[in-house]
């Protein structure tokens, strides 16, 4: 000099696991007086009645939106634990080469 060999750390991926004012998905509650659906009191129309037809208000259901919860499943993250790989490396060992 060069070859191998271990190597604090430094960075990237992976698996698993724990975390989380995260977000899906489920459970909850609230929800359409511009607009869904049921049901439709009065009222209207039909019709000679029986009775039929639309059908507002109430009340009932549900969307999407909001709140609230989150054991389980899945996504995201991250000064995250542990294993595994990669690169990059202060240094320290061998071995070799060159020079005095």
């Nucleotide at each position: 000099u060069g070859c191998g060999g271990g190597g604090a750390c430094c960075c990237c991926c992976c698996g698993u696991g724990g975390c989380g004012u995260c977000c899906a998905c489920c459970c909850u509650g609230u929800g359409a007086a511009c607009u869904u659906c049921c049901c439709c009191a009065g009222g209207g129309c039909c019709g000679g009645a029986a009775g039929g037809c639309a059908g507002c208000a109430a009340g009932g259901a549900u969307a999407a939106g909001c709140g609230g919860g989150c054991u389980c499943u899945g996504g995201c993250g991250g000064g995250u634990a542990c294993g595994g790989g990669g690169g990059g490396a202060a240094c320290c060992c061998g071995c070799u080469u060159u020079u005095u």

About this RNA:
Bacterial small signal recognition particle RNA from Amycolatopsis albidoflavus, 100 nucleotides, folded computationally. A source record names the gene ffs. The sequence is in RNAcentral, with records from ENA and Rfam. The same sequence occurs in records of 26 taxa. It matches the Rfam family "Bacterial small signal recognition particle RNA". By type it is a non-coding RNA gene. From the family's description: The signal recognition particle (SRP) is a universally conserved ribonucleoprotein involved in the co-translational targeting of proteins to membranes. Rfam links the family to the GO terms signal recognition particle, plasma membrane targeting and SRP-dependent cotranslational protein targeting to membrane, signal sequence recognition. Model confidence (mean pLDDT): 76 of 100. Lineage of the source: Bacteria > Bacillati > Actinomycetes > Pseudonocardiaceae > Amycolatopsis.